[in-house]
Context: one part of a larger RNA
């Protein structure tokens, strides 16, 4: 390799754009490059297969075929692929009219805790624990009131709920902005799908430079626990956490299920839609239903089985990643390539069970 696979057994890249390749909707025409078919030419002999024939046979020879799976000429066919021209509207995508939403970004604001200053009441103990004690307090703490700083997060509403490509994303307002989804069927008229290589995005914790610093806390110090106690449990506490700008590029980046189109029983919540039908005269509200999400349950079918099940793990197209006896050596070692560094991406073997 061929074949067989990736929810949990080894396997879906973190998530997206996108180059190249691959692969493509319905008609007409047209060309014959694939494709199909005739026929000549090559395809060395011997080897081999087949039939026949000479050595008494037979190995062996001799002789006709056939094989040489192919290549080149020519001659015709043209459904399917394909090139070339030319329509179509159903895939796409754009307009127009609604429309939801913690969707991004950047400014401004607000109130409740928490700490600190200040002043006032007030006196001795506060604070902590399973119980203590470090620690705070007679230089007036704790409590309580007022007053004003400064950072950081947004109770309740709140949710099996909404947006977003993921990571993520909420207190209000304002700008700028990006999407989705529903009417319309007005316009392009195959512009589509994936997508190797790349490219941007990418939680946290780390770096790098400056601000910031309220609370909360790795390191650390002290209590205590204990047989120790480098822990848990208590008092403190730097870095970090928060801001700008630049780096890391990785997670259990998970639904452990790549994105896309198409088909295959219902039923039951829920979010969007001045969609459509309809219940009373109209509003409002209900009801069927239709498109789109988002859970739940369950038939067929399909899994080793749990289970999945129109949001498939069904039934199939086509694209890209990836997986290859098991555990360890190991996501290491050694080359590259990135990175300020931490490290990161590619990735073995000796040995061993």
């Nucleotide at each position: 390799u061929u074949g067989g696979g990736c929810g949990u057994a080894a396997a879906g890249a973190g998530c997206u754009c996108g180059u190249a390749g691959g692969c493509g909707g319905u008609u007409u025409g047209u060309c014959g490059c694939g494709u199909c078919u005739g026929u000549c030419g090559u395809g060395a002999a011997a080897u081999c297969c087949c039939g026949a024939u000479g050595c008494u046979u037979a190995a062996c020879g001799u002789c006709g075929g056939g094989c040489u799976u192919g290549c080149g000429g020519u001659g015709g066919g043209u459904a399917c692929g394909g090139g070339c021209a030319g329509g179509c509207u159903g895939g796409a995508g754009u307009g127009c009219g609604g429309u939801a939403g913690g969707g991004g970004u950047g400014a401004c604001u607000g109130g409740a805790a928490u700490u600190c200053c200040u002043g006032g009441u007030g006196u001795a103990u506060c604070g902590g624990u399973g119980g203590a004690a470090u620690g705070c307090g007679c230089a007036u703490a704790u409590a309580u009131c007022a007053c004003g700083a400064g950072g950081a997060a947004c109770a309740c509403c709140g949710a099996u709920g909404g947006c977003g490509a993921g990571a993520g994303c909420a207190c209000g307002u304002c700008a700028c902005u990006g999407u989705g989804c529903c009417g319309u069927u007005a316009c392009u008229g195959a512009c589509a799908c994936u997508g190797a290589c790349g490219a941007g995005c990418g939680a946290a914790a780390g770096c790098a430079u400056g601000u910031g610093g309220a609370g909360c806390g790795a390191a650390c110090a002290g209590g205590a626990u204990u047989a120790g106690a480098u822990a848990c449990c208590c008092u403190g506490g730097u870095a970090g956490u928060c801001c700008a700008u630049g780096c890391c590029g990785u997670a259990u980046a998970c639904g452990u299920u790549g994105g896309g189109c198409a088909c295959u029983a219902u039923g039951u919540g829920u979010g969007g839609g001045u969609g459509a039908u309809u219940g009373u005269u109209c509003c409002a509200c209900g009801a069927u239903u239709c498109c789109u999400g988002u859970a739940c349950c369950g038939u067929a079918g399909c899994u080793a089985a749990c289970g999945c099940a129109u949001u498939a793990a069904g039934u199939g197209c086509a694209c890209c990643g990836c997986c290859u006896g098991g555990g360890g050596g190991a996501g290491u070692a050694c080359g590259g390539c990135c990175g300020c560094a931490a490290g990161g991406c590619u990735a073995a073997a000796a040995c061993u069970c």
Molecule: small-subunit ribosomal RNA, central domain
Organism: Jonesia denitrificans